[in-house]
Background
Predicted 3D model of a 76-nucleotide RNA (transfer RNA) from a Thermodesulfobacteriota bacterium. It was read from a public genome assembly. Rfam family: tRNA. The organism belongs to Thermodesulfobacteriota, within Bacteria. The coordinates come from a structure-prediction model, not an experiment, and the mean pLDDT is 83.
RNA sequence: GGUCCCAUCGUCUAGUGGCCUAGGACAUCGGCCUCUCACGCCGAAAACACGGGUUCGAGUCCCGUUGGGAUCACCA
Numbered sequence: 001g002g003u004c005c006c007a008u009c010g011u012c013u014a015g016u017g018g019c020c021u022a023g024g025a026c027a028u029c030g031g032c033c034u035c036u037c038a039c040g041c042c043g044a045a046a047a048c049a050c051g052g053g054u055u056c057g058a059g060u061c062c063c064g065u066u067g068g069g070a071u072c073a074c075c076a
Base pairs, nucleotide, nucleotide: 001072002071003070004069005068006067007066010026011025012024013023018056028044029043030042031041032040049065050064051063052062053061
């Protein structure tokens, strides 16, 4: 350098064009429970890497950028 794959709350992840006003688990915070803590129950905050395009409509499809990974080649 070529080709391919990946990028979503703090972490892990669901999502396969419209049911997403983006859901779940753990963690965090608040409340309840308890003599206290833990467990349990209820609630809250928290994310689509960035820029374009296609489309009536994009987390989802296409292109580019950035970052990560795999492989091939070059470098000898």